[in-house]
Molecule: transfer RNA
Organism: Rubrobacter sp.
RNA sequence: GCCCGGGUAGCUCAGAGGCAGAGCAGCCGCCUUGUAAGCGGCCGGUCGGGGGUUCGAUUCCCUUCCCGGGCUCCA
Numbered sequence: 001g002c003c004c005g006g007g008u009a010g011c012u013c014a015g016a017g018g019c020a021g022a023g024c025a026g027c028c029g030c031c032u033u034g035u036a037a038g039c040g041g042c043c044g045g046u047c048g049g050g051g052g053u054u055c056g057a058u059u060c061c062c063u064u065c066c067c068g069g070g071c072u073c074c075a
Base pairs, nucleotide, nucleotide: 001071002070003069004068005067006066007065010024011023012022013021018055026042027041028040029039030038048064049063050062051061052060
């Protein structure tokens, strides 16, 4: 440099045009003699950045940054 995959909640990930979600973590409560476990609830988001298409974009297109993997040649 080229190709592929990925970037979404603190962590691990789903969602692929029509109100952004789950599990875990955190907080509160229930339960327990108490702790853990279990149960209920709450909190938590510039969907990597910018631009475009669209009535509407996390989703499609362009561009760019970052992470992972692969490829790269003869003389």